Context: one part of a larger RNA
Formats: sequence, C1' cells, structure tokens
RNA sequence: GAUGAACGCUAGCGGCAGGCUUAACACAUGCAAGUCGAACGGUAACAUAGAAAGCUUGCUUUCUGAUGACGAGUGGCGGACGGGUGCGUAACACGUAUGCAACUUACCCUUCACUGGGGCAUAGCCCAGAGAAAUCUGGAUUAAUACCCCAUAACACAACGAUUUCGCAUGUUAUUGUUGUUAAAGUUUAGGCGGUGAAGGAUGGGCAUGCGUCCCAUUAGUUAGUUGGUGAGGUAACGGCUCACCAAGACCACGAUGGGUAGGGGGUCUGAGAGGAUGAUCCCCCACACUGGUACUGAGACACGGACCAGACUCCUACGGGAGGCAGCAGUGAGGAAUAUUGGACAAUGGGCGAAAGCCUGAUCCAGCCAUGCCGCUUGAAGGAUGAAUGCCCUAUGGGUUGUAAACUUCUUUUAUAUAGGAAGAAACCUCUGGAUUUAUCCAGAGCUGACAUUACUAUAAGAAUAAGCAUCGGCUAACUCCGUGCCAGCAGCCGCGGUAAUACGGAGGAUGCAAGCGUUAUCC
Repeated sequence: GAUGAACGCUAGCGGCAGGCUUAACACAUGCAAGUCGAACGGUAACAUAGAAAGCUUGCUUUCUGAUGACGAGUGGCGGACGGGUGCGUAACACGUAUGCAACUUACCCUUCACUGGGGCAUAGCCCAGAGAAAUCUGGAUUAAUACCCCAUAACACAACGAUUUCGCAUGUUAUUGUUGUUAAAGUUUAGGCGGUGAAGGAUGGGCAUGCGUCCCAUUAGUUAGUUGGUGAGGUAACGGCUCACCAAGACCACGAUGGGUAGGGGGUCUGAGAGGAUGAUCCCCCACACUGGUACUGAGACACGGACCAGACUCCUACGGGAGGCAGCAGUGAGGAAUAUUGGACAAUGGGCGAAAGCCUGAUCCAGCCAUGCCGCUUGAAGGAUGAAUGCCCUAUGGGUUGUAAACUUCUUUUAUAUAGGAAGAAACCUCUGGAUUUAUCCAGAGCUGACAUUACUAUAAGAAUAAGCAUCGGCUAACUCCGUGCCAGCAGCCGCGGUAAUACGGAGGAUGCAAGCGUUAUCC
C1' cells in the first nucleotide's frame, strides 16, 4: 500500500459498487420453462348467441362447439440457452498459434429443383376393472404438419470406370459414362405461412498439433491395448476408439512413473521495473448437478428443475407399495470470527413460443438490509480580550493553561424537517391517418405503454437550528505534566518499561494524528 474481511469503541447524509472465503452439509414453503387453436381430434371451465322447460316475468335449469376462447390430450418448437457452483481435473483442461486433403451445424440468409397418390394405427372421449395412493389394465371408437407404403428425382449417396488440376504423402479438384438407392404436409382471410432434396454463406461446435502451464528425487524406473502394423467394426469425423492376427516395441535424469496441491485465462494487489502473490465481483473457456453408472430422444445432451439401474439419506403408506434431490431466486437448520428480503415489475434490455395480439421469464431491471469498500457533503461563517467568571489541571502562589474557546453581535441554511410541483429512462410492437412502390413491404404523422416513484430534481417556510468520535503521546514516531502503584498490578510491534519522585503501568488535565470513522487481528506485496 491492499482486502469479498472479522472484532472493539463510535456513528449525520448521499452516490456508486460489493455482500457464505467455512459444510459440493441437510433442506420446510413459494416461485425459477414454457408456448402455439393460423398443425389436430375435440369441449372440462368461463363468456356470447340461439333453442327448450320452469315459474317468482327476469331469473333458474337443460341443450346446441354455433362464436370468443380453452382444462386435459396428440403434434411442433423450446426445455442442450439463460442462472448456479468449483467437487473433480497437472490434462490439449486452459492460453496462444496453426491445421482438418478426417468432420458436423436446428432456427437465419442466398440460389436451384420439387411438393403426386394411398394406407394402418393411437392418445383423448366413452364403457368396464384393479389400487390406500402413485398409477395401471382391458374393450369399443377417432384426428393430424403423428406414423407407414408407393411414385417421381439429382449437382445427393453407393459401386465400377475414363480424362484432368493441385499437393510433402495418404490423397484431392474439375469434367464425364454405366448401374443402383433415397423425399415431402398441410393450413389459410387464397395474399401468404409452411414442407422436401441439393449447393453456398453465417453462426455454433468436434478433432489434431507446436509452444507455455505448481511442489516433492526423503518418488527412478514405468507400460500388455502397452508401442507400431494388417484387416474388420464403430463414429459426424481421424485414431487401439474397439476387436482378431502379427511384430516388440513406447516413455524416462531435457525428470517418466508415483505422491501432494490446484479449475485455467483476461485480469487483480504490490513494485521504479524485473518480479512476487492472487484468480471475489465482470468477461471467455472447462468441469459438475445427492453419490456411482447407463443409454434414450434430438441438429445439439450422455441432459441442474428428463429417463432407467444401484447406493446413502428423507418423507407418505391401508405394509402390498410409492415419492424426492435449492452447487436457480428468496428462505430454514447446521458449521463458522463472518456475509442480506420467503420484496416489486416484465416499464426497459435480452431470451423461448406464436402470423400477431400476447403468454412465460427469481435472466434482467429495480427496491429492502449491512459504514463492507471507494468517492462526495455536513456538523456552521465573520467579528468578538477585562485574554471575563466558574470548574478541572499545573504552579516558584506572581501566575499559567483550557482559550477566540464561550458569552455577545451580525450573517448563512448545505443538510435534516414540512409543504407544493415534478422528470429523463419510451420508442418501438400494435391501432388509426397519409404517402411510396417492388402489392406486401417501406416511409411520415398521431395515439397507446413506467416496476422504480410519496423517486431524482426544483421552489417555498422557520431556525444554528438535526449531526464527533477513535487511537496515541519513552525511542523508532507527530504529541508532557501531575497523582496513584511500588519487579506488584500491569504494558509491549522491536528495543524494552515497573523494585518510592515511572513523560513507558492505571487515572486526570493538556497535546498530537486521523476523522464518520478510528484502532486491533488475519493475509499478500
């Protein structure tokens, strides 16, 4: 000098930030991922309309999916993002620089081509049944952008060829021949919105490699899928990734192997720098989601709020069987020196779905708590000496000091208080009007929308009114005397003080330093 700090004493305000460093300990409760009726069958609730019945004559009941809508369900897209944590990991995990002639990429953009025909089910609904529940079983029946079959098809894919460009090699580019294989989905307000195949782009990812990347040699040898080859399988893709066979290799004192510790980086702190230490907040990457394992779906996961199995733990139970996973946001217990509200809003930014309106969003934006930090402001200003009086303290008893301090006079009103006014953040989407044309897009104007917010800010009112402490005073180190104590009680960072005049202990007066803080402790330079 610094800190995600803690503790002691003290405390007026504001702005901006930060806030479980310990038990990746266990979790009550609520919320944190939905959305689409413009894909579908439908209709549980609500509303509207119509019809019928009843009567109390303006209500009640029933019916009709007819309309707005919509519970549950099928289907699509999204739940792989966003948010959390740092257990593991000394590794191509990360950083940096390259490569992929060994790969993939939903949604988005551009281009080309296509979108023909048919079929079987199933959820829901209905009926029946089992169960305490979770849930499950059987029957009948139904739809789709769900599923399946056929057709068509190449610049796609596969096999066999021909010519050709380039490359360090395996190879690869371009043209081309023959044969074979593979696709689609509708809806509509008829404008569109979609669907399928191919090529390119963009974005995201996967893989490989050079270099860098902690401590211990009181760890010296390690390794059998081990190292390489051939073939096969597998993968989006290369590869002992896996397998069969063959060879005997591969790493190592330039530190293998083993052990310990640890997420990495941008950065942060310190320092003149070199360096040392560190990796909270913010950003990028990685890993993980009660512990271990496994795959499914999907463009993408081996998936925090998905599935299955095993384990530990907790809960429900009718004892037969079931349910759960806060290292999301709040919150609880525990641990600890120690770390906040079971708040508001989707107004803005962003995300998901949707044609849109819109819905969802503990992301986010805000508010609450905490002097935890940084920064700013204030606790008044000017005058005022008989250097007033009293008090404390000292004294050589003359006085000194507290001290311009106070009183008193004249001002000011930051701030606090009260009242009134009062933003920016909001412009889009959308609606209306007008215009332009490429006829479904663009432009212009008006209207709509604020959690924060009794906000920021401004004005007015009265009045010095509402606001100072903490540590130290032997030297280092700015600041000195008295009393008490008497190697006691105690102090102390180091040197050292204290055994009868202690500037070093305790108190007082005074002083010094910093100041809404001041000291102490811990850690780093």

A computed fold for a 525-nucleotide part of an RNA from an uncultured prokaryote, annotated as small-subunit ribosomal RNA, 5' domain. Model confidence (mean pLDDT): 84 of 100. The full RNA is in RNAcentral, with records from ENA. It matches the Rfam family "Bacterial small subunit ribosomal RNA".